The part of an RNA shown here (small-subunit ribosomal RNA, central domain) has 349 nucleotides and comes from an uncultured organism. Model confidence (mean pLDDT): 89 of 100. Its Rfam family is "Bacterial small subunit ribosomal RNA".
[in-house]
Context: one part of a larger RNA
RNA sequence: UUGGGCGUAAAGGGCGCGUAGGCGGAUUGGUAAGUCAGAUGUGAAAUUACAGGGCUCAACCUUGUACCUGCAUUUGAUACUGCUAAUCUAGAGUUCGGUAUAGGGCAUUGGAAUUCCUGGUGGAGGAGUGAAAUCUUUAGAUAUCAGGAAGAACACCGGUGGCGAAGGCGGAUGCCUGGGCCUGAACUGACGCUGAGGCGCGAAAGCCAGGGUAGCGAACGGGAUUAGAUACCCCGGUAGUCCUGGCUGUAAACGAUGUAUACUAGGUAUAUAAGGUAUCGACCCUUGUGUGCCGUAGCAAACGCGUUAAGUAUACCGCCUGGGGAGUAUGCUCGCAAGAGUGAAACUC
Numbered sequence: 001u002u003g004g005g006c007g008u009a010a011a012g013g014g015c016g017c018g019u020a021g022g023c024g025g026a027u028u029g030g031u032a033a034g035u036c037a038g039a040u041g042u043g044a045a046a047u048u049a050c051a052g053g054g055c056u057c058a059a060c061c062u063u064g065u066a067c068c069u070g071c072a073u074u075u076g077a078u079a080c081u082g083c084u085a086a087u088c089u090a091g092a093g094u095u096c097g098g099u100a101u102a103g104g105g106c107a108u109u110g111g112a113a114u115u116c117c118u119g120g121u122g123g124a125g126g127a128g129u130g131a132a133a134u135c136u137u138u139a140g141a142u143a144u145c146a147g148g149a150a151g152a153a154c155a156c157c158g159g160u161g162g163c164g165a166a167g168g169c170g171g172a173u174g175c176c177u178g179g180g181c182c183u184g185a186a187c188u189g190a191c192g193c194u195g196a197g198g199c200g201c202g203a204a205a206g207c208c209a210g211g212g213u214a215g216c217g218a219a220c221g222g223g224a225u226u227a228g229a230u231a232c233c234c235c236g237g238u239a240g241u242c243c244u245g246g247c248u249g250u251a252a253a254c255g256a257u258g259u260a261u262a263c264u265a266g267g268u269a270u271a272u273a274a275g276g277u278a279u280c281g282a283c284c285c286u287u288g289u290g291u292g293c294c295g296u297a298g299c300a301a302a303c304g305c306g307u308u309a310a311g312u313a314u315a316c317c318g319c320c321u322g323g324g325g326a327g328u329a330u331g332c333u334c335g336c337a338a339g340a341g342u343g344a345a346a347c348u349c
Stems, first nucleotide, its partner, number of pairs: 003321004007303002012317001014201004021194003025088007033081002035077008048066007091191001092188005097182003103177007110154001114150008125136002162169002206247006215241002220236004258316006266294011298305002322349003331342004
């Protein structure tokens, strides 16, 4: 390579948009490139296979036939694929009407708590721990009352709840803006699926510049513990955490499960929409879309999965091929750097 695989054994790209490419709904006509059939030519000889012949046999030599699975030309076939012309509405999309929502951005704003500051009351402790100490306090702390300042996060509602492609998103109000779902009609008429490269988004930490800094808190200092204690515990505390602009591009970026479509028992819970029955109402029934649990067939090494498949199939992409060496070296690309991406071999078991 052919294969066989990718939830947990090696293996799904962090996620999307999309170029090339691959694949692609129904009907009719044309064409005949692919496809199929026939004919002709060619496909050297030797080799090989079969049936014979010659050396006493065999090896060996030799005759005939077959084979040479291919290519070219030509004559046909037209189911399928392609191309082409036309038509269609079941895929896809658009419009109209509803609907749920922590989807995104900007601005404004609210209360609780915390810390700090000022003043009042008060008068000896407070804080902390397994126990302590460092620490704080008669220059009046802790506690309590009143006033003020600042930054960050939004209790209850809150939910196996919702939204988003993923990362992720939670006080309130306004403005701008994205997507989904449902109902029924009208319209376009295959406009679709996937997607190498490419482009964009992408938690936390980190980096650059400028602000901000209440609480928390790497580093660091001190107190303990201990044989030691560069820790766990305690008292402090700088970067950082926050905002604006730019960079980084990685995570157990996980459902450890790529995307799309179709098909294949049910039960139950929940969110939301439409319809129905009925009603004071919660309910109840049907259908769709989502989110969970249990479970049939089937699948699976087992665990388990099971209409939200890991079942049955198709299309396309990514990836795996014993452990270590190693996500290392080297080269290249990107980055301010940290580093990221791509990514071996010797050797060894």